[in-house]
RNA sequence: UUGCUGUUUCAGGGCGGGGUGGAAUUCCCCACUGGCGGUAAAUCGGGCGGUGCCAAAGGGGCGCCGUGGAGCAGGCGAGGUGCCUGCGACCGAGCCGAUGAGUCCGCGACCCGUGUGUGCGUUGGUUCGCAUGCCGGCUGAACUGGUGAGAUCCCAGUACCAACGGUUAGAGUCCGGAUGAAAGAGGCAGGUG
Numbered sequence: 001u002u003g004c005u006g007u008u009u010c011a012g013g014g015c016g017g018g019g020u021g022g023a024a025u026u027c028c029c030c031a032c033u034g035g036c037g038g039u040a041a042a043u044c045g046g047g048c049g050g051u052g053c054c055a056a057a058g059g060g061g062c063g064c065c066g067u068g069g070a071g072c073a074g075g076c077g078a079g080g081u082g083c084c085u086g087c088g089a090c091c092g093a094g095c096c097g098a099u100g101a102g103u104c105c106g107c108g109a110c111c112c113g114u115g116u117g118u119g120c121g122u123u124g125g126u127u128c129g130c131a132u133g134c135c136g137g138c139u140g141a142a143c144u145g146g147u148g149a150g151a152u153c154c155c156a157g158u159a160c161c162a163a164c165g166g167u168u169a170g171a172g173u174c175c176g177g178a179u180g181a182a183a184g185a186g187g188c189a190g191g192u193g
Stems, first nucleotide, its partner, number of pairs: 004190007016030004031173002033162002035107004042099005047067008068090001071087006102160002111137003115134007142158005164176003
């Protein structure tokens, strides 16, 4: 340092104003919010390179710009215009760290089942019920313009989306399952290469 095992902690935001009405945080107008991992031509800091000015008996100060790469080979991945490793024309350098998409890719929660296992209860009976694991299914939404060699991601504008059950009236924002579960993130310990 990579993966492994055990353990532990953490892991979701948002209705404020007005209108109608008997009744709406649910309708209408405005407002507000954006889980997890991946992916960048973006941003910041450091290092490095080039360069301008200033200073100069010792290599300093301030600024500007840059910090890549055609191509070849091998490997990884669930996926994406995905990732990694080696070589590398050109070439002044060509590295490290942090942040970075609700609508690009996948994952989770919710929900479904003539699937399947387990536990508990129940029945004459795998008869029925409940809980739970796995498997399978389901699971939303973006365009236009700009820059550019290239934009799904940058910049600008305008849009769009948001489980189930409940409710004096229809819910992304209220209440409930949920002091739950979980994508995953971190800590500690162990052993292995």
Molecule: FMN riboswitch aptamer (RFN element)
Organism: Collinsella aerofaciens